[in-house]
Source information
Predicted 3D model of a 72-nucleotide RNA (transfer RNA) from Gaertneriomyces semiglobifer. Its mean pLDDT, the model's own confidence on a scale to 100, is 83. Rfam family: tRNA. By type it is a transfer RNA. The organism belongs to Gaertneriomyces, within Eukaryota.

RNA sequence: UGCCCCGUGGUCUAGUGGUACGAUACCCGCUUCGGGUGCGGGUGGUCCCGGGUUCAAACCCCGGCGGGGCCC
Numbered sequence: 001u002g003c004c005c006c007g008u009g010g011u012c013u014a015g016u017g018g019u020a021c022g023a024u025a026c027c028c029g030c031u032u033c034g035g036g037u038g039c040g041g042g043u044g045g046u047c048c049c050g051g052g053u054u055c056a057a058a059c060c061c062c063g064g065c066g067g068g069g070c071c072c
Base pairs, nucleotide, nucleotide: 002070003069004068005067006066007065010024011023012022018055025043026042027041028040029039030038048064049063050062051061052060
């Protein structure tokens, strides 16, 4: 140089057209003499950025940025 994959709450991750799933973290409650564990509830996302397609885009198309891998 070329090619491929990935980018989603603080962290990890599911979702491949119809207002984003779960875990963890944090907060509150129950349990305990207290803590931890466990159980219940809650908070937390411009879905990397810009443009396009569509009634509708995290998802499809183009470009950019960042990360990883392969070839030379």